Glycine riboswitch aptamer from Gemmobacter sp., 104 nucleotides, folded computationally. The coordinates come from a structure-prediction model, not an experiment, and the mean pLDDT is 79. The sequence was found by an Rfam model in a public genome assembly.
[in-house]
RNA sequence: GCAUCAGGAUCGGGAGAAUCUGGCGGGGACGCAAGCCCCUGAGCCAGUGCCGAAGGAGCAACCGCCCCGGUAAACUCUCAGGCGCAAGGGACCGUUUCUGAAAC
Repeated sequence: GCAUCAGGAUCGGGAGAAUCUGGCGGGGACGCAAGCCCCUGAGCCAGUGCCGAAGGAGCAACCGCCCCGGUAAACUCUCAGGCGCAAGGGACCGUUUCUGAAAC
C1' cells in the first nucleotide's frame, strides 16, 4: 500500500400482522332529568386473535477428550417486541468513512 475479516458512524432502500372486543376517563349532539348515539388509536386497564426482520432461546449435518460437549440460519419458538394511517423501531442490502486484526 492493496484486497479480506470484525466492529462503529453516515446516507438511501427496507416486510409482516385486529381501523378486534369490553370497561374506565375525556369530548360532542339531543334531552328537565334518567338516558341514548358518536368520537378517542401518540389517554389508561383487561381479554382474545395474529406477526417476526431489534434482542433472546432451540435444534441438524459436522467436529471433539465421544458419559457428554462444541457449533448455524432469513429455519423453529414467541420470553421480549410489534399489529388502521402516520411516527418510531427494523434483520438484511448498498454508498461514504473510522478503528482494529492478521496474511501478502

Lineage of the source: Bacteria > Pseudomonadota > Alphaproteobacteria > Paracoccaceae > Gemmobacter.